[in-house]
RNA sequence: UUGGCACUCCGGAGAAUCUCGCCAAAGAGCGAGUGCCGAAGGGGCAAAACGGAAAGGAGUUUCCGUCAAUCUCUCAGGCAAAAGGACAGAGUUAUUUUU
Numbered sequence: 001u002u003g004g005c006a007c008u009c010c011g012g013a014g015a016a017u018c019u020c021g022c023c024a025a026a027g028a029g030c031g032a033g034u035g036c037c038g039a040a041g042g043g044g045c046a047a048a049a050c051g052g053a054a055a056g057g058a059g060u061u062u063c064c065g066u067c068a069a070u071c072u073c074u075c076a077g078g079c080a081a082a083a084g085g086a087c088a089g090a091g092u093u094a095u096u097u098u099u
Stems, first nucleotide, its partner, number of pairs: 006092004011087001016034001018033005035079003041075001042073003049066007
């Protein structure tokens, strides 16, 4: 000096304030049901590339493995507000590595 992690501030979407029951009453609580969302987390998949195996006289061919997302699944989570929130921007300390 750069990068990563953590931390702080800030912006940040989507989808029923759904229905029924419980609690003396009420609820954003508990239980059940149906309909939905994708941007916490998690799962799944491609080509190329790399590696391995097999076949062949060779050029090569086939198979297997590794590997992605804002794609996809909807387990988890969520569907008024609040909270959370991938990601974007700004900032800060220490440590590590390299020069």
A computed fold for a 99-nucleotide RNA, annotated as Glycine riboswitch aptamer. Model confidence (mean pLDDT): 78 of 100.